[in-house]
Context: one part of a larger RNA
Molecule: large-subunit ribosomal RNA, domain VI
Organism: Candidatus Zapsychrus exili
RNA sequence: CGUUCGAUACUUGAAGGGGAUAUCUUCCUAGUACGAGAGGACCGGAAGAUACAGACCUCUGGUGUUCCAGUUAUCCUGCCAAGGGUAAUGGCUGGGUAGCCACGUUUGGAAGGGAUAAGCGCUGAAGGCAUAUAAGCGCGAAGCCAACCUCAAGAUUAGGUAUCGUGUCACUUCGGUGACGAAGGCACCUUGUAGACUACAAGGUUGAUAGGCUGCGUGUGUAAGACCAGUAAUGGUUUUAGCUAAGCAGUACUAAUAAGCCGAAUG
Numbered sequence: 001c002g003u004u005c006g007a008u009a010c011u012u013g014a015a016g017g018g019g020a021u022a023u024c025u026u027c028c029u030a031g032u033a034c035g036a037g038a039g040g041a042c043c044g045g046a047a048g049a050u051a052c053a054g055a056c057c058u059c060u061g062g063u064g065u066u067c068c069a070g071u072u073a074u075c076c077u078g079c080c081a082a083g084g085g086u087a088a089u090g091g092c093u094g095g096g097u098a099g100c101c102a103c104g105u106u107u108g109g110a111a112g113g114g115a116u117a118a119g120c121g122c123u124g125a126a127g128g129c130a131u132a133u134a135a136g137c138g139c140g141a142a143g144c145c146a147a148c149c150u151c152a153a154g155a156u157u158a159g160g161u162a163u164c165g166u167g168u169c170a171c172u173u174c175g176g177u178g179a180c181g182a183a184g185g186c187a188c189c190u191u192g193u194a195g196a197c198u199a200c201a202a203g204g205u206u207g208a209u210a211g212g213c214u215g216c217g218u219g220u221g222u223a224a225g226a227c228c229a230g231u232a233a234u235g236g237u238u239u240u241a242g243c244u245a246a247g248c249a250g251u252a253c254u255a256a257u258a259a260g261c262c263g264a265a266u267g
Stems, first nucleotide, its partner, number of pairs: 001154001005165007016151004022050007034039001052108005060102004067095005072087006113145002119139004167180005184262003188204005209255003212251005219243002225238005
C1' cells in the first nucleotide's frame, strides 16, 4: 500500500512450506513347524532398552559475580571490639533462592488408509493349447501420498464468524469543500511471562504495573551487645538467633499525572 466504510477479537486451511517417521534386546507362542542331529523359525502377542526430538523444573544435581557464613595477608574507621577496602576486575573456602540448564522429570515416533516398486497372482486372447497382459482385475515395502505436529488469507481467488462505530456544524456553483470528531489506535509513562532494536505481553489512579513497606517462604547456620566460665586462646546463655537476591501474597507510601496526535462511504 492492497484486501471496496472504519475497527476489535476469534478462526477456516485450497494450493503449499517446515518438522517427525529410528533401532535393538528379552519373554510367550515354542524347544513347536522344519531337521538324522546340531540347531531352530515365519505369523501373532507382551515387556523393556538405546539413541534422537519436544516440553518442563516437582524430585536429583549444576550454575547462581555478593544471599548467608568461615578465613589468610595488609590498609583504613584514633585504640579495644565491631565493621569496611584490596588481594588478575568473586582474595580464598563451605553452602545457596529465583532464573537458566541436564546428569533430572515427562511425552513422542501408535494404529488404520490410498496408489505403487521388486515380486506373487486371477481371468484371458493374439496363437482352439499355454500364457499374470495385449483389454480387464487383485495382493504387495521402514519407501511415495495423506494421516501426526507446526506455519499459513499478499490464498490479489486477499476467505469466514461474532461484536463495536457508522455523526454534528458551516459554506456551496448543489458536483462538493472545510471544521469538530465515533469505535478504535498511536504516542508517552510503569514494567516483564517478551526482548539486540523493533515487535509481543501485563498495566496506567474506576490502578497492584514496578519500587518501597508488611507478612510468609527460602537460604545461611545461632548476629551484635550483655552476662557467665576460663590466666588466655576460647566456650556457654540470651538464640534454631541475626541477616536474607531475582520467590508468593497483602498494602496506594512513591512513580505510571495532565495534556497531545491519528482515525468512517470510497478508491